[in-house]
């Protein structure tokens, strides 16, 4: 310097042809036990990387950026 791919909940990750966001784990309560795990329930938790755009409506579609990765020169 060129091209590809990635960013959504503390952490991994889903999200169909754009129609108002979910899951496991984990935190916290609860039930189970003398106790503790383990098991069961139940709440909690999000400005979907940023800034515009285009729709009636973006997590999705377009632009520019910002980070993080692989390949090439």
């Nucleotide at each position: 310097c060129c091209g590809c791919c990635c960013u959504u909940a503390g952490c991994u990750c889903a999200g169909u042809u754009g129609g108002u966001a979910g899951a496991g784990c984990a935190c916290u309560c609860c039930g189970c036990u003398u106790a503790u795990a383990c098991c069961g329930g139940a709440u909690c938790g999000g400005u979907c990387c940023u800034u515009g755009g285009u729709u009636c409506g973006a997590g999705u579609c377009c632009a520019a950026g910002a980070g993080g990765g692989c390949g090439g020169a």